Notes:
The part of an RNA shown here (small-subunit ribosomal RNA, 5' domain) has 477 nucleotides and comes from Nicotiana obtusifolia.
Context: one part of a larger RNA
RNA sequence: GGCUGAAUGCUGGCGACAUGCUUAACACGUGCAAGUCAGAUGGGAAGUGGUGUUUCCAGUGGCAGACGGGUGAGUAACGCGUAUGAACUUGCCCUUGAGAGGGGAAAAACAGCUGGAAACGGCUGCAAAUACCCCGUACGCUGAGGAGCAAAAGGAGGAAUCCACCCGAGGAAGGGCUUGCGUCUGAUUAGCUAGUUGGUGAGGCAAUAACUUACCAAGGGGAUGAUCAGUAGCUGGUCUGAGAGGAUAAUCAGCCACACUGGGACAGAGACAAGGCCCAGACUCCUACGGGAGGCAGCAGUGGGGAAUUUUCUGCAAUGGGCGAAAGCCUGACGGAGCAAUGCCGCGUGGAGGUACAAGACCCACGGGUCGUGAACUUCUUUUCCCGGAGAAGAAUCAAUGAUGGUAUCUGGGAAAUAAGCAUCGACUAACUCUGUGCCAGCAGCCGCCGUAAUACAGAGGAUGCAAGCGUUAUCC
Numbered sequence: 001g002g003c004u005g006a007a008u009g010c011u012g013g014c015g016a017c018a019u020g021c022u023u024a025a026c027a028c029g030u031g032c033a034a035g036u037c038a039g040a041u042g043g044g045a046a047g048u049g050g051u052g053u054u055u056c057c058a059g060u061g062g063c064a065g066a067c068g069g070g071u072g073a074g075u076a077a078c079g080c081g082u083a084u085g086a087a088c089u090u091g092c093c094c095u096u097g098a099g100a101g102g103g104g105a106a107a108a109a110c111a112g113c114u115g116g117a118a119a120c121g122g123c124u125g126c127a128a129a130u131a132c133c134c135c136g137u138a139c140g141c142u143g144a145g146g147a148g149c150a151a152a153a154g155g156a157g158g159a160a161u162c163c164a165c166c167c168g169a170g171g172a173a174g175g176g177c178u179u180g181c182g183u184c185u186g187a188u189u190a191g192c193u194a195g196u197u198g199g200u201g202a203g204g205c206a207a208u209a210a211c212u213u214a215c216c217a218a219g220g221g222g223a224u225g226a227u228c229a230g231u232a233g234c235u236g237g238u239c240u241g242a243g244a245g246g247a248u249a250a251u252c253a254g255c256c257a258c259a260c261u262g263g264g265a266c267a268g269a270g271a272c273a274a275g276g277c278c279c280a281g282a283c284u285c286c287u288a289c290g291g292g293a294g295g296c297a298g299c300a301g302u303g304g305g306g307a308a309u310u311u312u313c314u315g316c317a318a319u320g321g322g323c324g325a326a327a328g329c330c331u332g333a334c335g336g337a338g339c340a341a342u343g344c345c346g347c348g349u350g351g352a353g354g355u356a357c358a359a360g361a362c363c364c365a366c367g368g369g370u371c372g373u374g375a376a377c378u379u380c381u382u383u384u385c386c387c388g389g390a391g392a393a394g395a396a397u398c399a400a401u402g403a404u405g406g407u408a409u410c411u412g413g414g415a416a417a418u419a420a421g422c423a424u425c426g427a428c429u430a431a432c433u434c435u436g437u438g439c440c441a442g443c444a445g446c447c448g449c450c451g452u453a454a455u456a457c458a459g460a461g462g463a464u465g466c467a468a469g470c471g472u473u474a475u476c477c
Stems, first nucleotide, its partner, number of pairs: 001477002004474001006473005013347003017343002019340002021305001026303003030300003035063003040060002043057004070258003079183005085177001088175003093171005099165001101135004110125006140149003154163003184230003192220002196218008233255004237248004260281005283294004311337001313336003319333001320331004350380004360371004385414006394404001421466005426447001428445001432461005442449002
């Protein structure tokens, strides 16, 4: 000198765009953050004089809930980065080949009875399906071969047809796995390892594999730093530097890990699952003491910690996502607004003329000098501000649909009107005098200053630097 997710002192006019718990992965009241489909399905309710139509609801069923959003505790690891490989998988989507025949049983809801304070149940009965099962069939799978095994569902419509379903093949885009290289500090950590290293058989997995297991062999890693200990999410990037490098890992993007702590599986194309389940633990809450409920490292918000970090706002109009044939519903993702000079950029606080060089202040050699064209005064303008009028784009469309927002912007009127501070002035380092103080009070980044003439302390006048900021502190280069 540059930089910052900064903090702090003094000060503070506006706008655009960004950013905003770096600390306790501490504990959380309240509200919302994941639903949707009646064109799969049986029923119940509302409504109607009746039919038809319509609306709503708890179930069965399907898809989604594995995404999106948060955090960085753990992890020194094929975790990440880069490059490669073969023994795998893939719901929805695209292309393509073939198909959907025949039958059956049950169980929610519901009804009846009944247990419990509640959470939640128990027994009996009815009964639908794109829920479930059986038989048949197959360009598929297994097998050396004879041979064996595996499927389906309908819905809407007057119809054409559309949407679903099953089995193959290919694609797209994901995911799992393997390997080379790279990836912090310590030797005041030198020895480490028994499922350990390898083989055979078996099991297991979507798949390879000590992944698991029985037997056998005794291997395997290591001063090119194993093991142990400490620290840490990694990267694109970001900051700095001429570069080499050094530092860093906020926001944005990719990957990984985690979801009160530890463990486990279920279903599923995909999880060993933040707002799913089970067990154990700590904590909090309810209880009729028998037993139950909960998980903000989602968005707001509260307490606590801290030098320190925002609203319990608005809208699904846009973009994107889930479901649906669609209308649509849901969406604290997202779009916006609010708060904060936290940063960066832009604009303003007026322009021109104006000397009796007014008053006043300070200095003085008492002649005068400086503040100073500065003010006053004259004239002009209206960025900004106030009051009125019009009023968007972003909307993709034939039309309709805008949270933002009566915002931006345009236009009429008004008055210089509403708007300057902070630090410094001994040298480094741009900028000097007076008064007070008297090694005191104090200053200080370093050298140092102050003990009676202090340009270094304090005040004043003046000056210098930057400017809606300016200083200080902290970290990095």
The full RNA is in RNAcentral, with records from SILVA. Rfam family: Bacterial small subunit ribosomal RNA.